[in-house]
RNA sequence: GGCCGACAAACGCAAACCCGGCGCAAGCCGGGGACGCAAAGCCACAGGGCCCACGAGGCCGGCUGGGCUACCGAC
Numbered sequence: 001g002g003c004c005g006a007c008a009a010a011c012g013c014a015a016a017c018c019c020g021g022c023g024c025a026a027g028c029c030g031g032g033g034a035c036g037c038a039a040a041g042c043c044a045c046a047g048g049g050c051c052c053a054c055g056a057g058g059c060c061g062g063c064u065g066g067g068c069u070a071c072c073g074a075c
Stems, first nucleotide, its partner, number of pairs: 004073002012037002017032006035062001041068003045065003048060004
C1' cells in the first nucleotide's frame, strides 16, 4: 500500500420483536433488544423494491453496482 479479512484483539453498528413519538403510507426518530455486519459509515448516481394525497411527490444505503470517507491487523 492492497481489489486482503484471521475460530485474533480493540473500538463500533444493530434485524426481528416490544415501548414512546412522528408520518395518509412506505417508513423515520428515541429507548430496550441482538439476527447478523469488515464499511450494516455517508451519498438515491445506475439498476431494483416499496408507499401515496398520483405531483416536477415520497421511502428503502441491512438488495446489487458505483462514488466519497474511515478503525484494527495476522497471512